[in-house]
RNA sequence: CUCAUGCAGAGUGGUUGAGGGACUGGCCCGGUGACACCACGGCAACCGAUUGAGCAGGAUCUCGAUGCAGGUGCCAAUUCCAGCUCAAGCACCAUUGGCUUGGGAAAAAUGAG
Numbered sequence: 001c002u003c004a005u006g007c008a009g010a011g012u013g014g015u016u017g018a019g020g021g022a023c024u025g026g027c028c029c030g031g032u033g034a035c036a037c038c039a040c041g042g043c044a045a046c047c048g049a050u051u052g053a054g055c056a057g058g059a060u061c062u063c064g065a066u067g068c069a070g071g072u073g074c075c076a077a078u079u080c081c082a083g084c085u086c087a088a089g090c091a092c093c094a095u096u097g098g099c100u101u102g103g104g105a106a107a108a109a110u111g112a113g
Stems, first nucleotide, its partner, number of pairs: 001113005011040005019029003023083004041075003045072003048068001049066006079107001084104007
């Protein structure tokens, strides 16, 4: 940089000690010890593995099945919510702007290349 995915799922102990949830705003978590690290445990998404079909057969590929737990990942809150934009609705005389709902994008995260 490209592609894919995210309303599901899964925590105990130890060490440490003040911040943490990417950023900004909100809202949360946190001395009843968060976050981080270590140990053990767990979850099951991608890759891989096994397997069925497409196909006479093999490889590749495509679609599906099986957790199989090997590689990575993950185990507060939908990626915690929003941020930019579009549509519909609401209140206001009206503009800017605000609120609600939904769609798309961006950003970040993870995997694969």